[in-house]
A computed fold for a 119-nucleotide RNA from a Betaproteobacteria bacterium, annotated as Glycine riboswitch aptamer. The organism belongs to Betaproteobacteria, within Bacteria.
RNA sequence: CAUUCGCCAUCUGGAGAGCGGCCGGCGCGACCCCGUCGCGUGCGGCCCACCGAAGGGGCACGCGGCACCCGCUCGCAACGGCGCCGCAAUCUCUCAGGUAAAAGGACAGAGGGGGGCGU
Numbered sequence: 001c002a003u004u005c006g007c008c009a010u011c012u013g014g015a016g017a018g019c020g021g022c023c024g025g026c027g028c029g030a031c032c033c034c035g036u037c038g039c040g041u042g043c044g045g046c047c048c049a050c051c052g053a054a055g056g057g058g059c060a061c062g063c064g065g066c067a068c069c070c071g072c073u074c075g076c077a078a079c080g081g082c083g084c085c086g087c088a089a090u091c092u093c094u095c096a097g098g099u100a101a102a103a104g105g106a107c108a109g110a111g112g113g114g115g116g117c118g119u
Stems, first nucleotide, its partner, number of pairs: 004116002007113002010110004018048001020047005025041007049099003055095001056093003062087005069081003
């Protein structure tokens, strides 16, 4: 210097699902006041419904390893079956999170910084 693989920060793109119910708070209005009633409310709590792309959990007919119980076999050699362990996602669960916008966001791309393997 080139290639390749993680890491760090930055920039760009980036899906889904509630105008739900009840209670409370707040605001406005009506009834002269109290109080009650009605309407509204990107405020809170609970319940129900729903979504999957932070995070987390689960899954094998596959791959790898172990074991050597069974079959096969001259033979635990190989192979097959059984057993145990490990490995996975945008699959799955929905604990967490989310269901206007913003934020967040798996993942993808860009250039930058700093490292590793190899040449």